Model confidence (mean pLDDT): 79 of 100. The RNA shown here (Bacterial RNase P class A) has 401 nucleotides and comes from Geopsychrobacter sp. Its Rfam family is "Bacterial RNase P class A". By type it is a ribozyme. The model forms 99% of the base pairs in the Rfam consensus.
RNA sequence: GGAGAAGAACAGAUGAUCGCCGGUCUGUCUUUAUGGCAGGCGGGAGGAAAGUCCGGGCUCCACAGGACAGGAUGGUCCCUAACGGGGACCGGGGGUAACCCUAGGGCUAGUGCCACAGAGAGAAGACCGCUUUGUUUUUUGUGCGUUUCGACGCAGCUGAAAACAGAGUAAGGGUGAAAGGGUGAGGUAAGAGCUCACCGGCUCCGGCGGUGACGUCGGAGGCCAGGUAAACCCCAUUCGGAGCAAGACCAAAUAGGGGAAUGUUUGAGGGCGGUCCGUCCGAAGUUCCCGGGUUGGUUGCUUGAGGUCGUCGGCAACGGCGACCCUAGAUGAAUGAUCGUCACCCUGCCAGCGGGUAACCGCAGCGGGGAACAAAACCCGGCUUACGGUCUUCUUCGACC
Repeated sequence: GGAGAAGAACAGAUGAUCGCCGGUCUGUCUUUAUGGCAGGCGGGAGGAAAGUCCGGGCUCCACAGGACAGGAUGGUCCCUAACGGGGACCGGGGGUAACCCUAGGGCUAGUGCCACAGAGAGAAGACCGCUUUGUUUUUUGUGCGUUUCGACGCAGCUGAAAACAGAGUAAGGGUGAAAGGGUGAGGUAAGAGCUCACCGGCUCCGGCGGUGACGUCGGAGGCCAGGUAAACCCCAUUCGGAGCAAGACCAAAUAGGGGAAUGUUUGAGGGCGGUCCGUCCGAAGUUCCCGGGUUGGUUGCUUGAGGUCGUCGGCAACGGCGACCCUAGAUGAAUGAUCGUCACCCUGCCAGCGGGUAACCGCAGCGGGGAACAAAACCCGGCUUACGGUCUUCUUCGACC
């Protein structure tokens, strides 16, 4: 100097003029109300406010039971109000590495799928090949016989080859992403965990380390028939519903309208995420349809599983203790507009100053340009997505001394 990995905070500052929302104090006015006006003091969007994906607080459903179905999660331990979240670690995978990912229980409970190729893709299989039996054909050697000495004939003798039919085989070859563990030896007609040695996997029994997942060491057993569950499924754990447009109150207005069905304890209907059981309300109503009025105001609404600092415990997430602080509450929706200065980033000019052995690095002056993603609406803890520059630590490659 290049490339990469992990993390932290920031998200401009400031002055002037005018303007907006809310709190509080003082004064004043009036129609005394949820009021107007003037002045002082203080406060006024994010780290994601986005997505609406999880979990809650809170409110309502009078209580919120059992079973089935359905959904969610899935290594261990810890944190938390809880979570599908966070931390640390274990196993597996990726990367040279720093580091990153992990939908991480079960395929011998069952059912599926693995195209094409290939004999055969799971209690799977014989294409080529190897061994062997039979038939036919050819041929080497040997023995006997004949011979014109070139050879010929016979032999259920011997060896080899080819074709066909049968039996054995899965070691070698081929096909494929993947073919019944691997290497070697023995054995066999030829082969095969068929047997043995070593290695690997699996099961069981132990030692050591660890809270644990698990790691490591030793022993026994030839047990060795794939992959896929982010396929259906099985197992373990877990799950009331609706939501601030929840809910509460005040004021005002209307048509205390019309119709239908059903029921009055032999109880309709309604509530309890779906279904069933169960239970409760309902002592006379309940449900449905048509039509009309209201669409205003107050509250909920910001003091919280809150923040900052210190200290103790913990590898950490986080927790305990102490002190200090109060940091938006709008409602067609407030925080804006103008001007100036400084800061930050990029770039051009100058070739000025400084550091260094060097490669190289930093600063200054003048000019130009830029400044990301983006806006609360009951609140909080997470996740996901968008995005600007700065800083810190680490890995690796190259150059120089």